[in-house]
Context: one part of a larger RNA
């Protein structure tokens, strides 16, 4: 003097843009945050047409869809920072590897089979759910065929695949086996990456080598055999604090503090713990096992996980609505229509915080009243007020009306702008005044009540306490605290 996710105290007229639990990764009542496909599939529990009908109902026959199977996606998106000082991140570099969907080639898509949900029936069970028998479809599943390339190989040979669906009959999307790209992710290595030596040793899969195994891949990754090493005052191990990164603040710079929003990467998802399934997870709104809680229980059993998004209590100086739409941008699924989307976009709240903008202009000396001072002449408030002439920014009322949408679709919003209508009308505080540091006098009090950042003021005339009068800086914000350079 500069800054802040800021609180507080007085105080507030509007717009626009951006922020908002820094505390207790504390527990959480409700609602919503991931669904989509009938153009895979038996089929029809609801609606709606249509058709028959004995008027009771039948028929999936048509739009279409409840629950099942079956594909994808639920590994992205959103959130937290707990934990980690490096299995982390930043940079530079490597090789012993995977990659659905995607582009771009090459080669096929042939012929059979057996089940099992849905659904009957007949039980258990308060519930959650759950046996058993009976049928049934598939782009579910498993066989055979066939291999240009593909894997394995002792180089003799061997091993392995598919699926259909729509159609306007032209095809169009799926499917299978491969090469190649594209993009994703694992791995390895320099090197930076905080403090403590009142922490000096430390290490037995430990640090190498051989042969396995294992992994999509190197490797003590792991097992067995060997040898006995390998880290460390250039700080090993141990203790402490901490998510790193771009960048943020501040500075003239070198530096020094930080790590909110926004971007990139990591760790987590009530607590430790395991894998399953997949192109990827050892998976916040999937599974299982234990623990802590928390609710239901017919006491035999059961459900649950806001560090998504609003709410809610509680900590706290302290921080938002249980809001609108999927119109736009992106995502999921689907041939499409479309559905889904607390992502995202908008609106509410909050001077939190930066910008802008107003609370009038101009003219008026009887220097008015009224305070306040006074040496009682007057002086200050002060052209300020009133008066008189003008003007309408914001606000407010009336009408009109957008871009954001390449063909249709607007939540925002009857907003933003424009026109028009009335009146100076509806809008100024806070802090300060002894020096430091701009700005001075009267009263009260009388080392009291009190001030205070330093110096200090205060014990009868206090420019340092209160209060008026005047005066100074800032200004819809202005002092105080905190906290960084």
């Nucleotide at each position: 003097g500069a800054u802040u996710g800021a609180a507080c105290g007085c105080u507030g007229g509007c717009g626009g843009c951006a922020u908002g639990c820094u505390u207790a990764a504390c527990a959480c009542a409700u609602g919503c945050a991931a669904g989509u496909u009938g153009a895979a599939u038996g089929g029809u529990a609801a609606c709606a047409g249509g058709c028959c009908u004995u008027c009771g109902g039948g028929c999936g026959c048509u739009g279409a869809c409840g629950a099942g199977u079956g594909g994808c996606g639920g590994a992205c998106g959103g959130g937290u920072g707990a934990g980690u000082a490096a299995u982390g991140u930043a940079u530079a570099g490597g090789a012993a590897u995977c990659u659905g969907c995607c582009c771009u080639g090459u080669a096929g898509c042939g012929g059979g089979g057996g089940a099992c949900a849905a659904c009957u029936u007949a039980g258990g069970g308060a519930a959650a759910c759950u046996u058993a028998a009976g049928c049934u479809a598939a782009u579910a599943c498993c066989g055979c065929a066939u291999a240009c390339g593909a894997c394995c190989u002792a180089c003799g040979g061997g091993u392995g695949a598919a699926a259909g669906a729509c159609u306007u009959c032209g095809g169009u999307c799926a499917c299978u086996a491969u090469a190649g790209g594209a993009u994703g992710a694992g791995c390895c290595u320099a090197u930076g990456u905080c403090u403590g030596a009142u922490u000096a040793g430390c290490u037995a899969g430990u640090u190498g080598g051989u042969a396995g195994g294992g992994u999509a891949a190197a490797g003590g990754c792991c097992u067995a055999c060997c040898a006995a090493g390998g880290c460390g005052a250039c700080g090993a191990u141990u203790a402490g604090u901490a998510g790193c990164u771009g960048g943020u603040c501040u500075g003239a710079g070198a530096g020094g503090a930080c790590g909110a929003u926004c971007a990139g990467c990591c760790a987590c998802a009530c607590u430790g713990g395991g894998a399953c399934u997949g192109a990827g997870a050892u998976a916040u709104g999937g599974c299982c096992c234990a623990g802590a809680c928390u609710c239901c229980u017919a006491c035999g059993g059961g459900a649950g996980g806001u560090a998504g998004u609003a709410g809610u209590g509680g900590g706290g100086a302290a921080u938002a609505u249980u809001g609108g739409a999927c119109a736009a941008u992106g995502g999921g699924c689907g041939a499409a229509a479309g559905c889904c989307u607390g992502a995202u976009c908008c609106a509410g709240c909050a001077a939190u915080g930066c910008c802008g903008c107003g609370u009038g202009u101009g003219u008026g000396a009887a220097g008015a009243a009224g305070a306040c001072c006074u040496g009682c002449g007057g002086g200050u408030u002060g052209u300020a007020a009133a008066g008189c002439a003008c003007u309408u920014u914001c606000a407010g009322c009336u009408g009109g009306a957008a871009a954001g949408a390449u063909g249709a679709u607007g939540a925002u919003g009857g907003u933003a702008c424009c026109a028009g209508c009335a009146g100076a009308a509806g809008a100024a505080g806070c802090a300060c005044c002894g020096g430091c540091u701009a700005a001075c006098u009267c009263c009260g009090u009388g080392c009291c009540a009190g001030c205070a950042g330093u110096u200090g003021c205060g014990g009868u005339a206090a420019u340092a306490c209160g209060g008026g009068g005047g005066g100074u800086g800032c200004a819809a914000g202005c002092g105080u605290u905190a906290a960084u350079c």
RNAcentral holds the full RNA, with entries from SILVA. Predicted 3D model of a 485-nucleotide part of an RNA (small-subunit ribosomal RNA, 5' domain) from a metagenome. The coordinates come from a structure-prediction model, not an experiment, and the mean pLDDT is 87.